[in-house]
Context: one part of a larger RNA
């Protein structure tokens, strides 16, 4: 100077408290240990591993395992012969890789050759998701969106350093504001950028009968028109700006008008100086080390899906504020050509059949669910709950045995609100309820959005975390 104190003072945050809903108990799903296995590839490890890298393992992917096969090599460059292809098709052997047979097949020329593919040989190389993240570089995560890390010049100290940044109000903020041996500036904080929440104006191939006509079983369906929705360019609009009271005449704070919004409006992207030798050699690149007929390469079959356990995230219920059944209504954001598929047609049903439209404000995916209405069910392991077998099927796909989804009918387990513990969240939040997308031939209860309904509660800061300033 700095950390640390179960040492003092201030101050903050769903940190306690107030409250609502979880998890810990069942049964599934999914990630970890740990067992087992030929192999169950590898990485992540307190918060900050464990629905994490993986936005998606049946082959593939796969880095593991067993067996088969290669050795200038699956891939790159360069030399030297040789061929004329290369590949396609049909065979044979073989689990396939491979190996072989028949058939068919280039271009450009000065005809010397050339380009350009295959093969042979023989090196110089190639090739390794093999080690070290504690040899890097690039990414991340976190402490933390906390309010702090520093520089120049002056001063002060022998020095190490201080002073500026302390200190008296303020503030979501070292934000401002007075005072000071300081006086100024960087990087943070804000603000500029996106979305949302008012309006205006430009502009209508979606939206209106709003006003006129025509016209239907019914419809913006038509003609016509941009008034209104809405779309997407440009503007306005919020500044403590006005008022009153407090304060130190200050920053500022309190209540108030006005306003669609008020004191950062919400919401995002934005992460200073640094810390953990944090994480990553398996994105990628890299330095060393190491393997070179194998720790490179290639099939096929397995495995990554095991299964006395133990723990993490979750999904589904245990019920009546419900289950279930009839017939109605209301979104938002998105995808769509090797695509999304309407309407008709078959099935109880996944589906199938059929193919209008549409590269999409126009047509599909498309049905929103929760809700509302009206019937039944009467507290019972049931009309709850749906695992877990059984049989019958549909769909992807070369191909669902190990190992996929998803229908029908039939079984109908545990479960009657969960011990000590322990988690989110301050509002259009929490609670519930659907929808949609990356990923993907299929394969979500996950992960990413999106709109519906919509709460309670906050005295306060003694006391648990964590954090900041002075001492």
């Nucleotide at each position: 100077u700095g950390a640390c104190g179960g040492g003092g003072a201030c101050c903050c945050g769903c940190a306690c408290a107030a409250g609502c809903g979880g998890u810990g108990g069942a049964g599934c799903a999914u990630g970890u240990g740990g067992u087992u296995u030929a192999a169950u590839u590898c990485g992540a490890a307190g918060c900050a591993a464990c629905g994490c890298g993986a936005a998606g393992a049946a082959c593939c992917u796969u880095a593991c395992c067993a067996a088969g096969u290669c050795u200038u090599g699956a891939c790159a460059u360069c030399c030297c012969g040789g061929u004329g292809a290369c590949g396609c098709a049909u065979g044979u052997a073989g689990a396939a890789a491979u190996a072989u047979a028949u058939g068919u097949u280039u271009u450009c020329u000065u005809c010397g050759g050339a380009a350009c593919a295959c093969u042979g040989a023989a090196g110089a190389c190639a090739g390794g998701u093999g080690g070290u993240g504690c040899a890097u570089g690039g990414u991340u995560g976190u402490c933390g969106u906390c309010a702090g890390c520093u520089c120049g010049u002056g001063u002060c100290g022998u020095g190490a350093g201080a002073u500026g940044u302390u200190g008296g109000g303020u503030u979501a903020a070292g934000u401002c504001c007075c005072g000071c041996a300081a006086c100024g500036a960087g990087c943070g904080c804000a603000a500029c950028c996106c979305u949302u929440a008012u309006u205006c104006u430009u502009a209508g191939u979606a939206g209106c009968c709003a006003g006129c006509a025509g016209g239907u079983a019914a419809a913006g369906c038509u003609g016509g028109g941009c008034a209104c929705u809405c779309u997407a360019g440009g503007g306005a609009g919020a500044c403590u700006g006005c008022c009153a009271g407090g304060g130190a005449u200050a920053a500022c704070c309190u209540g108030g008008a006005g306003g669609a919004a008020g004191g950062u409006g919400g919401g995002g992207a934005u992460g200073a100086c640094g810390u953990c030798a944090a994480a990553u050699c398996a994105u990628c690149a890299u330095g060393c080390c190491c393997c070179u007929u194998a720790u490179g390469a290639u099939u096929u079959g397995g495995g990554c899906u095991a299964c006395a356990c133990a723990c993490g995230u979750g999904c589904u219920a245990c019920a009546a504020u419900g289950g279930c059944g009839u017939a109605a209504a209301c979104a938002a954001a998105g995808g769509g050509a090797g695509g999304c598929g309407a309407a008709g047609g078959a099935g109880c049903g996944a589906u199938c059949u059929g193919g209008a439209g549409c590269g999409a404000a126009c047509c599909c995916c498309a049905a929103a669910a929760a809700u509302a209405a009206c019937g039944u069910c009467u507290c019972a392991g049931u009309u709850c709950g749906g695992a877990u077998u059984g049989c019958a099927g549909g769909c992807u796909g070369c191909a669902a045995c190990c190992c996929g989804c998803c229908u029908g009918c039939a079984u109908g387990a545990a479960g009657c609100c969960g011990g000590a513990a322990u988690c989110g969240c301050u509002a259009g939040u929490a609670a519930u309820c659907g929808c949609a997308g990356a990923u993907c031939a299929g394969a979500a209860u996950g992960c990413u959005g999106c709109g519906g309904u919509g709460a309670a509660u906050a005295c306060g800061u003694u006391c648990c975390c964590g954090g900041g300033u002075c001492u």

A computed fold for a 471-nucleotide part of an RNA from an uncultured bacterium, annotated as small-subunit ribosomal RNA, 3' major domain. The prediction has a mean pLDDT of 85.